[in-house]
RNA sequence: GCGAGAGUAGCUCAGUUGGUAGAGCAUCAGCCUUCCAAGCUGAGGGUCGCGAGUUCGAGCCUCGUCUCUCGCU
Numbered sequence: 001g002c003g004a005g006a007g008u009a010g011c012u013c014a015g016u017u018g019g020u021a022g023a024g025c026a027u028c029a030g031c032c033u034u035c036c037a038a039g040c041u042g043a044g045g046g047u048c049g050c051g052a053g054u055u056c057g058a059g060c061c062u063c064g065u066c067u068c069u070c071g072c073u
Base pairs, nucleotide, nucleotide: 001072002071003070004069005068006067007066010025011024012023013022019056027043028042029041030040031039049065050064051063052062053061
């Protein structure tokens, strides 16, 4: 230099042909328990790496760019 893959909640990850983003764990609160743990219920938490474009509408499509991983030279 070229090619491929990944980037979404604190962490690990889903997200179907483009239709207003979720799970598990963690955190907090409540219930239960003499207390703790476990269990049950609920809540908070997101510029979907960044910028632009297409579209009535983008996590998803297009372009650029950044970081990481792998391969080629």
Source information
The RNA shown here (transfer RNA) has 73 nucleotides and comes from a Pyrinomonadaceae bacterium. The coordinates come from a structure-prediction model, not an experiment, and the mean pLDDT is 81. It was read from a public genome assembly. It matches the Rfam family "tRNA".